[in-house]
c-di-GMP-I riboswitch aptamer from Parasporobacterium paucivorans DSM 15970, 86 nucleotides, folded computationally. The sequence is in RNAcentral, with records from Rfam and Ribocentre.

RNA sequence: UUUAACACCUGGCAAAACCAAUGAAAAUUGGCGACGCAAAGCUAUUAGUCUAAGGCGAUUUUUGCUAUGAUUGUAAGGUUGCAAUU
Numbered sequence: 001u002u003u004a005a006c007a008c009c010u011g012g013c014a015a016a017a018c019c020a021a022u023g024a025a026a027a028u029u030g031g032c033g034a035c036g037c038a039a040a041g042c043u044a045u046u047a048g049u050c051u052a053a054g055g056c057g058a059u060u061u062u063u064g065c066u067a068u069g070a071u072u073g074u075a076a077g078g079u080u081g082c083a084a085u086u
Stems, first nucleotide, its partner, number of pairs: 004086002012037002018031005035073001041079003045076003048071003054066005
């Protein structure tokens, strides 16, 4: 230095529920709150998942497809990084 395993202390992040705002929705942001997290830091590149406003098609009551929307707390990849021990 690299890889793997991994404890205490200090600090860090913050699931669900609830409240408010934004949004067509999924969801996001803030507050409150801790289920968990050693990358639960960053990144939609790949796969997956969610939504379907608009668009297209069928029916004209409705309904199917579609991401240019969302998700890194679904996984992989990329990238940055703190500390003790083996």

Source information: Rfam family: c-di-GMP-I riboswitch aptamer. Rfam links the family to the GO term cyclic-di-GMP binding. About the family: GEMM was predicted in a large-scale screen for bacterial structured RNA regulatory elements.